[in-house]
């Protein structure tokens, strides 16, 4: 010095916050939906739940 494993911490899972759990990255990387890519299209989740935002229908 090169590698790997491990423990602390951080970070990151297609658009806003949180609580649980999951998986992935780590000195750069995980990551950065889809499509006929000047146009259209789904979805605020990685899963689950709740709040906000947004739409559709009802009722007051």
């Nucleotide at each position: 010095g090169a590698c790997u494993c491990a423990g602390c911490a951080g970070g990151c899972g297609a658009u806003g916050g949180a609580g649980u759990u999951c998986g992935c990255c780590u000195u750069a990387a995980a990551c950065c939906g889809c499509c006929a890519c000047u146009c259209g299209c789904u979805g605020a989740u990685a899963a689950u739940u709740c709040c906000u935002a947004c739409u559709c229908a009802c009722a007051a």
Predicted 3D model of a 60-nucleotide RNA (Fluoride riboswitch aptamer (crcB RNA motif)) from a Cyclobacteriaceae bacterium. It was read from a public genome assembly, where an Rfam model found it. Of the family's consensus pairs, 100% are formed in the model. The organism belongs to Cyclobacteriaceae, within Bacteria. Model confidence (mean pLDDT): 77 of 100.